[in-house]
RNA sequence: CGCGGGGUAGGGCAGUUGGUAGCCCGUGAGGCUCAUAACCUCAAGGUCACAGGUUCGAAUCCUGUCCCCGCUA
Numbered sequence: 001c002g003c004g005g006g007g008u009a010g011g012g013c014a015g016u017u018g019g020u021a022g023c024c025c026g027u028g029a030g031g032c033u034c035a036u037a038a039c040c041u042c043a044a045g046g047u048c049a050c051a052g053g054u055u056c057g058a059a060u061c062c063u064g065u066c067c068c069c070g071c072u073a
Base pairs, nucleotide, nucleotide: 002071003070004069005068006067007066010025011024012023013022019056027043028042029041030040031039049065050064051063052062053061
């Protein structure tokens, strides 16, 4: 240099014919308990890597850039 995969909440990951952004863990509050853990309920937390384009509408499609992993030379 070329090819492939990936970038989504504090961490790990879903989200596929474009139509409200979700799950688990963690965090906070409440419940339960003599108390803690466990368990139950609720909540907060996201410019969906960045910038453009297409569209009524983009995490999703197109173009460019950046970063990570693997393969090849």

The RNA shown here (transfer RNA) has 73 nucleotides and comes from a Planctomycetaceae bacterium. Model confidence (mean pLDDT): 83 of 100. The source organism's lineage runs through Bacteria, Pseudomonadati, Planctomycetia, Planctomycetales and Planctomycetaceae. It matches the Rfam family "tRNA". RNAcentral holds the sequence, with entries from ENA.